[in-house]
A computed fold for a 345-nucleotide part of an RNA from Aquifex pyrophilus, annotated as large-subunit ribosomal RNA, domain IV. The RNAcentral record of the full RNA draws on ENA. The coordinates come from a structure-prediction model, not an experiment, and the mean pLDDT is 90. NCBI's taxonomy places the organism under Bacteria, Pseudomonadati, Aquificia, Aquificales, Aquifex.
Context: one part of a larger RNA
RNA sequence: CUCCCCUCAAGGAACUCGGCAAGUUGGCCCCGUACCUUCGGAAGAAGGGGUGCCCGCGUUAGGUGUAGGCCCGAGCGGCCGAAGCCGAGGCGGGUCGCAGUGACAGGGCGGUGCCGACUGUUUACCAAAAACACAGGACUACGCAAACCCGAAAGGGGAUGUAUGUGGUCUGAAGCCUGGCCAGUGCCCGAAGGUGAAGGCCCCCGGUGAUGAGCUGGGGGCUGAAGCCCGGGUAAACGCCGGCCGUAACUAUGACGGUCCUAAGGUAGCGAAAUUCCUUGCCGGGUAAGUUCCGGCCUGCAUGAAUGGCCCAACGAGUGCCGCACUGUCUCGAGGGGAGUCCCG
Numbered sequence: 001c002u003c004c005c006c007u008c009a010a011g012g013a014a015c016u017c018g019g020c021a022a023g024u025u026g027g028c029c030c031c032g033u034a035c036c037u038u039c040g041g042a043a044g045a046a047g048g049g050g051u052g053c054c055c056g057c058g059u060u061a062g063g064u065g066u067a068g069g070c071c072c073g074a075g076c077g078g079c080c081g082a083a084g085c086c087g088a089g090g091c092g093g094g095u096c097g098c099a100g101u102g103a104c105a106g107g108g109c110g111g112u113g114c115c116g117a118c119u120g121u122u123u124a125c126c127a128a129a130a131a132c133a134c135a136g137g138a139c140u141a142c143g144c145a146a147a148c149c150c151g152a153a154a155g156g157g158g159a160u161g162u163a164u165g166u167g168g169u170c171u172g173a174a175g176c177c178u179g180g181c182c183a184g185u186g187c188c189c190g191a192a193g194g195u196g197a198a199g200g201c202c203c204c205c206g207g208u209g210a211u212g213a214g215c216u217g218g219g220g221g222c223u224g225a226a227g228c229c230c231g232g233g234u235a236a237a238c239g240c241c242g243g244c245c246g247u248a249a250c251u252a253u254g255a256c257g258g259u260c261c262u263a264a265g266g267u268a269g270c271g272a273a274a275u276u277c278c279u280u281g282c283c284g285g286g287u288a289a290g291u292u293c294c295g296g297c298c299u300g301c302a303u304g305a306a307u308g309g310c311c312c313a314a315c316g317a318g319u320g321c322c323g324c325a326c327u328g329u330c331u332c333g334a335g336g337g338g339a340g341u342c343c344c345g
Base pairs, nucleotide, nucleotide: 001340002339003338004337005336006335007334008333010331011330014329019326027051028050029049030048031047036041038173052095053094054093055092056091057090062086063085064084068080069079070078071077072075096100108324109323110322111321112320113319114318115316116315120132121131136171137170138169139168140167141166142165148157149156150155175310176309177308179241180240181239184238185237186234187233188232189231190230193229194228195227199223200222201221202220203219204218205217206216207215208214242260243259244258245257246256269303270300281297282296283295284294285293
C1' cells in the first nucleotide's frame, strides 16, 4: 500500500449522478391502522405493547389410555373412562440482568409523479427495462382436396380440426372514448369503353418452283387474357388533418366578417410533457437557498385518439422528486482483527 471484517465523540446525507455502500427494521402474540379503490384490496399500512426464569390457580383445558363400565349389528367392534403418562394457553404472585425472539435465523417506513394494467418473458458471457408476451379489442383471409406454411414432387403441417374454427396484421386489463379526409398509395368491386403480347382468321408483296401447288421472308387488317387507363368503395388500410387580413364604447382579446388554398384542414382529451427550440417560459408549492420535482397557465419550434387518446386501484430488483428513521456516505479521520504485496532469515 491492497483486500476482507469490527468499533467510534459531536454532527447526521453536509457525501454523491444517485443514501451507491453500510446501517436502521426484523420472529411470534395482542392492540391499532389513513388517503384511495375495479370493494378484491391498499394491510405486515402507519404506530404501539408484550416476550426469560420460579411459584400458585393445577389433579387446568385437552390428549393418550390400564383396570372397569355401557351398547349393539357380537366384531381383531363402537362409546365412556379411575390409574399412569403427556400437557398447550390464560390469570395472579415472585425473581435476576444493561439487555429475556438475550446467540443464529429474521420487512426500514411514509408521501407524490412518469411508464407499463397485472403474474410472466428477454440480449447464455456488459442492458431485466417504460422492451417482448399477456387476457381483452378490431380488421382481414379462408366453405375444407380451406386459406396459409414446409417441400422441384410425392407428401406433411393446418387438423384426425370445420367459421363460437384456422391463418395473417394492428392494438394491448378494466373504465370513459376513439373525430374529419378516399385527392395520392394500397386493397376490394365493376359483363361497357380505351390500350393491349403470343396465337387465330383474312388480304397484299417478295424468294424458290413452272407463271401452279407446296415451302419460305416481309407488310397490312380483324380478332386477342391479365395488367394499365377508366367508374365506384374502403382509414382499428399506408397515411394526411392550412394561410393571410380585419373586427366589441379604455386597453387587451376576438364570439364575428372577408379572402386564398385543400382530399379534408386536428373534434374530445391531454399539454414547457419519456414530446417545448426560445427555456432555468410565467404563477403557485416545497427549501434559508430548487436548471430537478409537484400543481396551475397554454404562446403545442414539432400533442392527439387501436403507429390508439385520456384516466386509473393493484402490481414493479423500472424511473424522477420529497420526508421520517438510521448510519464512517461525509465533516475527518482514528483504533482494532484477519489475508496479501514488499524486505530479512